A computed fold for a 528-nucleotide part of an RNA from an uncultured bacterium, annotated as small-subunit ribosomal RNA, 5' domain. The RNAcentral record of the full RNA draws on ENA and SILVA.
[in-house]
Context: one part of a larger RNA
RNA sequence: GAUGAACGCUAGCUACAGGCUUAACACAUGCAAGUCGAGGGGCAGCAUGACAGGAUUUCGGUCCUGUUGAUGGCGACCGGCGGAUGGGUGCGUAACGCGUAUCCAACCUGCCCCCGUCCCGGGUAUAGCCGUGGGAAACCGCGAUUAACACCCGAUGGUGCGUGACGGCCGCAUGACGGUCACGCCAAAUGCGAAGGACGGGGAUGGGGAUGCGUUCCAUUAGGCAGUCGGCGGGGUAACGGCCCACCGAGCCCGCGAUGGAUAGGGGUUCUGAGAGGAAGGUCCCCCACACUGGCACUGAGACACGGGCCAGACUCCUACGGGAGGCAGCAGUGAGGAAUAUUGGUCAAUGGGCGCGAGCCUGAACCAGCCAAGUAGCGUGAAGGAUGACGGCCCUAUGGGUUGUAAACUUCUUUUGUUUGGGAAUAAAGUGGGGCACGCGCUGCCCCUUUGUAUGUACCUUGCGAAUAAGCAUCGGCUAAUUCCGUGCCAGCAGCCGCGGUAAUACGGAAGAUGCGAGCGUUAUCC
Numbered sequence: 001g002a003u004g005a006a007c008g009c010u011a012g013c014u015a016c017a018g019g020c021u022u023a024a025c026a027c028a029u030g031c032a033a034g035u036c037g038a039g040g041g042g043c044a045g046c047a048u049g050a051c052a053g054g055a056u057u058u059c060g061g062u063c064c065u066g067u068u069g070a071u072g073g074c075g076a077c078c079g080g081c082g083g084a085u086g087g088g089u090g091c092g093u094a095a096c097g098c099g100u101a102u103c104c105a106a107c108c109u110g111c112c113c114c115c116g117u118c119c120c121g122g123g124u125a126u127a128g129c130c131g132u133g134g135g136a137a138a139c140c141g142c143g144a145u146u147a148a149c150a151c152c153c154g155a156u157g158g159u160g161c162g163u164g165a166c167g168g169c170c171g172c173a174u175g176a177c178g179g180u181c182a183c184g185c186c187a188a189a190u191g192c193g194a195a196g197g198a199c200g201g202g203g204a205u206g207g208g209g210a211u212g213c214g215u216u217c218c219a220u221u222a223g224g225c226a227g228u229c230g231g232c233g234g235g236g237u238a239a240c241g242g243c244c245c246a247c248c249g250a251g252c253c254c255g256c257g258a259u260g261g262a263u264a265g266g267g268g269u270u271c272u273g274a275g276a277g278g279a280a281g282g283u284c285c286c287c288c289a290c291a292c293u294g295g296c297a298c299u300g301a302g303a304c305a306c307g308g309g310c311c312a313g314a315c316u317c318c319u320a321c322g323g324g325a326g327g328c329a330g331c332a333g334u335g336a337g338g339a340a341u342a343u344u345g346g347u348c349a350a351u352g353g354g355c356g357c358g359a360g361c362c363u364g365a366a367c368c369a370g371c372c373a374a375g376u377a378g379c380g381u382g383a384a385g386g387a388u389g390a391c392g393g394c395c396c397u398a399u400g401g402g403u404u405g406u407a408a409a410c411u412u413c414u415u416u417u418g419u420u421u422g423g424g425a426a427u428a429a430a431g432u433g434g435g436g437c438a439c440g441c442g443c444u445g446c447c448c449c450u451u452u453g454u455a456u457g458u459a460c461c462u463u464g465c466g467a468a469u470a471a472g473c474a475u476c477g478g479c480u481a482a483u484u485c486c487g488u489g490c491c492a493g494c495a496g497c498c499g500c501g502g503u504a505a506u507a508c509g510g511a512a513g514a515u516g517c518g519a520g521c522g523u524u525a526u527c528c
Base pairs, nucleotide, nucleotide: 001527002526003525005524006523007522008521009520012379013378014377015376016375018372019371020337025335026334027333029332030331031330034081035080036079039078040077042074043073046072047071048070049068050067051066052065053064054063055062056061088290089289090288097215098214099213100212101211102210103209104208107207108206112203113202114201115200116199117198118197119196120154121153122152123151130143131142132141133140134139160185161184162183163182164181165180166179168177170175190195216262217261218260223253224252225251228250229249230248231247233245234244235243265287266286267285268284269280270279271278272277292313293312294311295310296309315326316325317324318323343369345368346367347366351365352363353362354361355360382413383412384411385410392404393403394402395401396400418465419464422461423460427455431451433449434448435447436446437445438444439442472517473516474515475514476513477498478497479496483512484511485510486509487508493500494499
């Protein structure tokens, strides 16, 4: 000098940033991922209409009950897209994990953009609903019936895919690219339209893989390795590869540190230092890993999937004892651990995300507010004048001086802050809805109207009042800025080091004074 700090004393305001470093310990409760009715069958609930009945009537009507999916819409259900993002944590990992550079002629890529071609004909299931049965529950079985942009079959089809033949051209090897022919294979969903779907090519974005170099400590760890190292052939994968398998060979790593052990997420960065270097990796950003512990796959463009599934385990809970349910390292919050770390808050107004034609819905992402001197910065606790240098305190060489000290009193002034009064935002128009206009006719641009603000009656401005509401902490032997008196008497105590204290202690305790910093000041811990 620094800190995600803690402790002691003290404490007025504002802004910005920060806040479980320990038990990846266990978790009550609420919320954190839904959405689409412009895909579908339907109709539990709500609203509307129609019909029937009833009540009432001022004969306009009003109310009540029932029926009807007819309309708005919609719980549950089928289907689509999204739940692989966002958010959390740092257990594991010394590794192509990360950083940097290069390569993939060995790869994939939903939604989005561009180009080309197409969207023909059929079919039978299933959830829901209904019936029935079992169960304490979770839920499950059987039967009947039904829809779709669900699923299946057929047709057509190319420059697509596979195999074979011919020939062209290019390359750093395996090879890449394009041409002709033959055979085989693969599409679709409706809809008035808008939109949507299928196939092929390209782009963009996101990923996957390979390699060079770099990446902590221990040799009181010296040998390690059997799918081990290589080949041939296969399997698997989006793709290369002992990734996996059969066979064959006997190799591979190592004193330039293999193997083993310990520790640890990596980087951008941060702290310190003149630098070289040393130390750290909290907040923010990028990458990685993980989601009670271990394993596994399914679905999907993408996962071996935090709030999906299955199995095993530990733990907790429910139970009718037969059997079931759960996973905060999401946001709050609780217990525990600890020197120690916050609210079971508000809003989707903005930014961003998912779904939707849209309106919109969802969003503990986010934006705000709350708590905490835990940090940084700013402001204030008054300013000017005022000497018989007042009183009081303390000290001395004591009829007198010194100091506290212009300090106070007193006079004049100001009003940040405080309180009172009144006003009052920006963040929001490039958005939504409606209308109009322009052209290059678009996810276009412009104009008009309408509407949307959580924070917030906040920030800020303003009126009145009144010096009013606001100073402490540590130190004073040397290092080290700042000294005297009293008390104590190797006691009580101090102390970072040297060292103080045994009767005049500038070193202990108190007082007065002084010095340093100041809403903080000291102590402790850690790094340079």